[in-house]
Molecule: SAM riboswitch aptamer (S box leader)
Organism: Chlorobiaceae bacterium
RNA sequence: UUAUCAUCCAGAAAGGCUGAGGGACUGGCCCUGAGAAGCCUUGGCAACCUUCAUAUCGAUUGUGAGCGGUGCCAAAUCCAUCCCGGAGGAAAUCCGGGAAAGAUGAUGU
Numbered sequence: 001u002u003a004u005c006a007u008c009c010a011g012a013a014a015g016g017c018u019g020a021g022g023g024a025c026u027g028g029c030c031c032u033g034a035g036a037a038g039c040c041u042u043g044g045c046a047a048c049c050u051u052c053a054u055a056u057c058g059a060u061u062g063u064g065a066g067c068g069g070u071g072c073c074a075a076a077u078c079c080a081u082c083c084c085g086g087a088g089g090a091a092a093u094c095c096g097g098g099a100a101a102g103a104u105g106a107u108g109u
Base pairs, nucleotide, nucleotide: 003107004106005105006104007103008102013042014041015040016039017038021031022030023029026080027079028078043073044072045071047070048069049068050066051065052064053063054062055061077101082098083097084096085095086094087093
């Protein structure tokens, strides 16, 4: 890198350096010189792994706590794209579901 599984409507700051982009792509719509992205320091959140305890007959179960490993700290994965169903006279538009894509973790090759 690729593959499999799980989760993704919640949550989470401040300062310094730097100086124009960023929100994965596309289309929208947003954020941004009252400072984007990036780097550094401290802080925080809690998705997975991990340790311990506990409930349970039992578990790929639940709850709690802790060191650590990644991760994350604008907006639902910001919304949509493709498919199905419904509402709408039709269209615009709206609602629900699924898939695809993406992100994160674990495992394996």